[in-house]
Context: one part of a larger RNA
Molecule: small-subunit ribosomal RNA, 5' domain
Organism: uncultured bacterium
């Protein structure tokens, strides 16, 4: 002297940008955060409104709405945290001849003809509830045969290249094995069912492409020897299983091996990195916000589905804590967005919007979106801006000192003459976004109005270190970074007077260079 997710003491006018649980990965009331498709599929209310009728009732509308179900995609994105993790976890350069890849693009091909169920739904039963069993109707781009299929898999077999072999790769031939589904818009024909043409979104097998993504390697990446040995699936091999795929990844056999003082093991401590703060550099410390990546998701374990998960707002088990019960049994999981409680020196609204950007679904219209975008709170930084401008000597009054002569406080005030930035009033009012939509917002900006009015503290003045003199206390009371001050004339304690330092902020602590 820089710096800070900062806290605390005094003290505060205003905007503009960013910041905001660092501590209990403690528990969480209460509401929202992921749906969307009627252009896959059957079914389909009611309130309201209009008629008929003495009513009961009925008939049209609402409305193929709403609501629920099969199905389809998505729900693995995005948002959150930093627990564990010292490890191929990350960062950096290969590598895959050992691999997936849903939507998207390009290419060529097909898209035939059946068959049996079942949710909603009705009927009945069981329960306090969660829900759940039995019957019994149905549909489909849901379910399962057939038929066709090759440039797809397989299996033999022939040629080629590499290569010491093993075997890899190419590339020919027999053979065998796998598909699939409609839906909508238009024309035509037809009473109609329906059928046929064309467009469109799909659907099926396959190449090849992006795009993401698995795995495996070099190198690198805290501390402690007051940790010196670790290791039985443990090191190879062989064969076999299983993965998208290589592997002791698992398993039988065999063999005895691997790995360490270039620090293995074991223990502490930590998510990493672009960076970030400081330094002249070298280097040291950190890793908050914004980006990439990895963990986790009440604790622990396991799988399913799926193109992708061993799945924050899915699902079995096991705990441990909460909540409901009819005591038989059920339900929950904010490290999403608000927001409580607690902890803690300390950290914010249970806000508006999908207007704009990106997401999901849908052909669209569109619906969803606490991602985002705004806005509120807080001087919590980091930038501007203002608290007025000029004249004013009898140097006014009052403070304070004082040799009592004055000095000083001071052009400061008063007075005068001015100006209106910010803040207030009123008035117009955007871009942002265009084919229409603006939360932000009657905001920013502009126009006019009124009037120095509404706006300055702090901290220090022994020396280092810029700034002094009264009083008042008398080793007390207190100061205090470090020397040090204070015992009766204290520029050091306390007030005052003046001074200096910074300024909407100044001071203290903490913490880093």
């Nucleotide at each position: 002297g820089a710096a800070u997710c900062a806290a605390c003491g005094c003290u505060g006018g205003c905007g503009g940008c960013g910041u905001g649980c660092c501590u209990a990965a403690c528990a969480c009331a209460u509401g929202c955060a992921a749906g969307u498709c009627g252009a896959a599929c059957g079914a389909g209310a009611a309130a309201g409104g209009g008629g008929a009728g003495c009513a009961a009732u009925c008939c049209c509308u609402g409305a193929g709405u709403a609501a629920a179900g099969u199905g389809g995609c998505g729900a693995c994105c995005g948002g959150g945290u930093g627990a564990g993790u010292a490890a191929c976890a990350c960062g950096u350069g290969g590598g895959u001849a050992a691999c997936c890849u849903g939507c998207c693009c390009g290419g060529a091909a097909g898209u035939g003809g059946g068959g049996a169920a079942u949710a909603c739904c009705u009927c009945g039963g069981g329960g306090a509830a969660a829900c759940u069993c039995g019957a019994g109707c149905u549909a489909a781009u849901a379910c399962c045969g057939c038929a066709u299929g090759a440039c797809a898999u397989c299996u033999u077999c022939g040629g080629g290249a590499c290569g010491a072999a093993a075997g890899u790769c190419c590339u020919g031939a027999c053979g065998a094995u796998c598909a699939a589904a409609g839906c909508g818009g238009g024309g035509u024909c037809g009473c109609a069912a329906g059928a046929u043409c064309u467009c469109g979104c799909g659907c099926u097998a396959c190449c090849g492409g992006a795009u993401g993504g698995g795995c495996c390697c070099g190198c690198g990446c805290c501390c402690g020897a007051u940790u010196a040995g670790c290791u039985a699936g443990u090191u190879g091999g062989u064969g076999a299983g299983g993965u998208a795929a290589c592997g002791g990844c698992u398993c039988a056999c065999c063999a005895a091996g691997g790995c360490u003082u270039c620090g293995a093991u074991c223990g502490g401590u930590a998510a990493c990195c672009g960076g970030c703060c400081u330094g002249a550099g070298a280097g040291g410390g950190c890793g908050a916000u914004c980006g990439g990546u990895c963990a986790c998701a009440c604790c622990g374990g396991a799988a399913c589905u799926g193109a992708g998960a061993c799945a924050c707002g899915g699902c079995c088990c096991g705990g441990a804590c909460u909540c409901c019960u009819a005591c038989g049994g059920g339900a929950g999981g904010c490290a999403g967005c608000a927001g409580u409680g607690g902890g803690g020196a300390a950290u914010a609204u249970u806000g508006g919007a999908c207007a704009a950007u990106g997401g999901g679904c849908g052909c669209a219209a569109g619906c969803c979106u606490g991602a985002u975008c705004c806005a509120g709170c807080c001087a919590u930084g980091c930038c501007g801006c203002g608290u007025g401008a000029g004249u004013g000597a009898u140097g006014a009054a009052g403070g304070c000192c004082c040799u009592a002569g004055g000095g000083u406080u001071g052009u400061a005030a008063a007075g005068c003459u001015c100006u209106u930035u910010c803040a207030c009033c009123g008035g117009u009012g955007a871009a942002g976004a265009u084919a229409a939509u603006g939360a932000c917002g009657g905001u920013a900006a502009c126009c006019g109005g009124a009037g120095a009015a509404g706006a300055a503290g702090c901290c220090c003045c022994g020396g280092c270190u810029a700034a002094c003199u009264u009083c008042g206390u008398g080793c007390c009371a207190g100061c205090a970074g470090c020397c040090g001050c204070g015992g009766u004339a204290a520029u050091a304690c306390g007030a005052a007077g003046g001074g200096g330092g910074c300024u909407a902020g100044c001071g203290u602590u903490g913490u880093u260079c």